[in-house]
RNA sequence: GCGGGCGUAGCUCAGUGGUAGAGCGACGCGUUCCCAACGCGUAGGUCGCGGGUUCGACCCCCGUCGCCCGCU
Numbered sequence: 001g002c003g004g005g006c007g008u009a010g011c012u013c014a015g016u017g018g019u020a021g022a023g024c025g026a027c028g029c030g031u032u033c034c035c036a037a038c039g040c041g042u043a044g045g046u047c048g049c050g051g052g053u054u055c056g057a058c059c060c061c062c063g064u065c066g067c068c069c070g071c072u
Stems, first nucleotide, its partner, number of pairs: 001071007010024004018055001026042005048064005
């Protein structure tokens, strides 16, 4: 230099054009003499960034940044 994959909640990841989700974690409540476990609930996101297409974009297109793999 070229090609490909990945980037979504604190962490690990789903989500292939129509309201952004799960598990774990955090916080609160219940249960317990206390803890753990269990049950219920709450908060937490400009979907890496900037543009474009579309009535509508996490999703399609272009550019760009970071990480990983391969080739040279």

Transfer RNA from a Phycisphaerales bacterium, 72 nucleotides, folded computationally. NCBI's taxonomy places the organism under Bacteria, Pseudomonadati, Planctomycetota, Phycisphaerae, Phycisphaerales. The sequence is in RNAcentral, with records from ENA. Its Rfam family is "tRNA". The family's RNA type in Rfam is transfer RNA. Rfam links the family to the GO term triplet codon-amino acid adaptor activity.